[in-house]
Source information
Model confidence (mean pLDDT): 88 of 100. c-di-GMP-I riboswitch aptamer from a mouse gut metagenome, 81 nucleotides, folded computationally.
Parts: sequence; structure tokens; C1' cells
RNA sequence: GCAAACCAUUGGAAACAAUGGGACGCAAAGCUAAGGGGGCUAAGGGUCUGCAUGUGUAGAUCUAUGCCAGCCCGGUCGCCG
Repeated sequence: GCAAACCAUUGGAAACAAUGGGACGCAAAGCUAAGGGGGCUAAGGGUCUGCAUGUGUAGAUCUAUGCCAGCCCGGUCGCCG
């Protein structure tokens, strides 16, 4: 210097983010998600099943264009000694 959990407010379908409070911790807990890996969510879309007999509805499952840098590797700037 930063600011976890938690709380309040706002945004968002959610993950999550922002602001304020608050400190668990952190030489990089600065930046980079268009460097690589990994993770989270599933609105929309696909598929399946049931109920309806109708342009629907409930559930399951797949999917990132959404998100995480305080998950790891890398890149980059970087305090005192």
C1' cells in the first nucleotide's frame, strides 16, 4: 500500500461486480481472462422426460458469447534494505 469473510446498497438470470463499512491475510492480494491451464454460473439456445392438447408448462442434461487474477504457470510495471 492492498483488503478476505461478513453486513448494507446498487447492477445482474446467475456466477459475480461496484460503492461504503470491515480486516483474514498478501512483494506484487498491481495489471494482464485477446498468453496457457483450471474453476464458477446457464439467461439464451440444443436435447430428453412428464403434464397439457396446445404456439404452453415443470424437471433433467449439454453449452459461454457471461464470470473468477486472493487457483496455478507465464508476461509486464514495481517499495525499503